[in-house]
RNA sequence: CCCGAUAAAGGGCAAACCAACCGCAAGGUUGGGACGCAAAGCGCACGGGUCUCGGCUUAUUCUCUGAGAUGGCCGCGCCGCCGAA
Numbered sequence: 001c002c003c004g005a006u007a008a009a010g011g012g013c014a015a016a017c018c019a020a021c022c023g024c025a026a027g028g029u030u031g032g033g034a035c036g037c038a039a040a041g042c043g044c045a046c047g048g049g050u051c052u053c054g055g056c057u058u059a060u061u062c063u064c065u066g067a068g069a070u071g072g073c074c075g076c077g078c079c080g081c082c083g084a085a
Base pairs, nucleotide, nucleotide: 012037013036017032018031019030020029021028022027035072041078042077043076046075047074048073049070050069051068052067053066054065055064
């Protein structure tokens, strides 16, 4: 000097739950609140998982199928603070 990477430091995000609002629903938004998170920052483009609402069906379920939700369920992609040993 380069690579890698924890500790530390400065901090960041915000589960459940509660209130209000939106949505048929899953769920989302805002405020409160912290279970946790080194990507719990962004992204359903692509491939899955789970959930919701329809369709098909003998009523339901299953299977198939359409639309939607979930990135704090993953794979994956992009951006990113600090940095001893």
Model confidence (mean pLDDT): 84 of 100. The RNA shown here (c-di-GMP-I riboswitch aptamer) has 85 nucleotides and comes from uncultured Chthonomonas sp. The sequence was found by an Rfam model in a public genome assembly. The organism belongs to Chthonomonas, within Bacteria. Rfam family: c-di-GMP-I riboswitch aptamer. Rfam's curators write: GEMM was predicted in a large-scale screen for bacterial structured RNA regulatory elements. Its family is annotated with cyclic-di-GMP binding in the Gene Ontology.